[in-house]
The prediction has a mean pLDDT of 83. This is a predicted structure of an 80-nucleotide RNA (c-di-GMP-I riboswitch aptamer) from Desulfonema ishimotonii. The sequence is in RNAcentral, with records from Rfam. Lineage of the source: Bacteria > Pseudomonadati > Desulfobacteria > Desulfococcaceae > Desulfonema. Rfam family: c-di-GMP-I riboswitch aptamer. Its family is annotated with cyclic-di-GMP binding in the Gene Ontology.

C1' cells in the first nucleotide's frame, strides 16, 4: 500500500415487531427486541424510492431515507 472475509478472537451495529414521545406526513428519538451487516461508520453530490405544499399537470419549492444504488471519505480484526 493493494486485495480478500474462509476460519479465529476482541469489540460494533440493529430490521421486523412493541410500547412512549417528536412531526401534518414520509418519517426521527431514547428504551426493549434481533432479521441481518465488514463499513448497517459518517456525507443527501447523482439516480431511484417516499411525504408535504403549490401549480400553469408536470413542474416547481421544501421535507425523509445512509439498511436501494453509485459517488466522496474514515476505519478495526485477520488471512493472501
Nucleotide at each position: 500500500u493493494u486485495u480478500c472475509g474462509u476460519a479465529a478472537a476482541a469489540g460494533g451495529c440493529a430490521a421486523a415487531c412493541c410500547a412512549a414521545c417528536c412531526g401534518u406526513a414520509a418519517g426521527g428519538u431514547a428504551g426493549g427486541g434481533a432479521c441481518g451487516c465488514a463499513a448497517a461508520g459518517c456525507u443527501a453530490c447523482c439516480g431511484a424510492u417516499u411525504c408535504g405544499a403549490a401549480c400553469u399537470u408536470u413542474u416547481u419549492c421544501g421535507g425523509a431515507c445512509a439498511g436501494c444504488u453509485g459517488g466522496g471519505u474514515u476505519g478495526c480484526c485477520g488471512g493472501a